[in-house]
RNA sequence: GAGCCCGUAGUUUAGCGGUAUAACGCCUCGUUGACGUCGAGGAGGUCGCCAGUUCGAAUCUGGCCGGGCUCA
Repeated sequence: GAGCCCGUAGUUUAGCGGUAUAACGCCUCGUUGACGUCGAGGAGGUCGCCAGUUCGAAUCUGGCCGGGCUCA
């Protein structure tokens, strides 16, 4: 330098154009003498960035950034 793949909550992750999922973690309450377990509830996301297409984009298109693999 070229090709391909990936980027979503603190971590891992689902999501075939129509309000963004789950698990773990965190907070509160219940249970316990206490901790843990268990049960109930809650907070937490500009979906890597910028444009485009569309009534509507995490999703489609282009560019850029970051990571990985392969080739040279």

Transfer RNA from a Candidatus Woesearchaeota archaeon, 72 nucleotides, folded computationally. Model confidence (mean pLDDT): 84 of 100.